[in-house]
RNA sequence: GAAACGGUAGCUCAAUGGAAGAGUACUGACCUGCCAAGUCAGAGGCUGCGGGUUCGAGUCCCGUACGUUUCU
Numbered sequence: 001g002a003a004a005c006g007g008u009a010g011c012u013c014a015a016u017g018g019a020a021g022a023g024u025a026c027u028g029a030c031c032u033g034c035c036a037a038g039u040c041a042g043a044g045g046c047u048g049c050g051g052g053u054u055c056g057a058g059u060c061c062c063g064u065a066c067g068u069u070u071c072u
Stems, first nucleotide, its partner, number of pairs: 001071006010024004018055001026042005048064005
């Protein structure tokens, strides 16, 4: 210098272009003599950033910064 892949909740990961979810962690309640485990509920997202296409974009297109890998 070139190419491919990746980014979504604190963390690990989902999500045919049609209302962004799960596990775990966190908070509260229940349970227990207490703790843990268990049960129930809750909170937590401008989906890296900037644009475009579309009635509608996490998803498609362009640009950009970053990470990983490969090639030179």